[in-house]
RNA sequence: GGGCCAUUAGCUCAGCUGGUAGAGCAGCGGACUUUUAAUCCGUUGGUCGAUGAUUCGAAUUCAUCAUGGCCCACCA
Numbered sequence: 001g002g003g004c005c006a007u008u009a010g011c012u013c014a015g016c017u018g019g020u021a022g023a024g025c026a027g028c029g030g031a032c033u034u035u036u037a038a039u040c041c042g043u044u045g046g047u048c049g050a051u052g053a054u055u056c057g058a059a060u061u062c063a064u065c066a067u068g069g070c071c072c073a074c075c076a
Base pairs, nucleotide, nucleotide: 001072002071003070004069005068006067007066010025011024012023013022019056027043028042029041030040031039049065050064051063052062053061
């Protein structure tokens, strides 16, 4: 330098053919228990990496950029 993949909640990850985003864990409250743990119930938390474009409508499509990973090439 070229190609590919990933970026969504504090963490790990889903999200279908474009129609205003979910799970598990964690946190908070409660039940149970002598207490803790475990178990069960409820609940908070995200303008989806950034900026633009397309569209009535974008996490989803397109462009550029950023970060991380893999492969190839080049140099040494």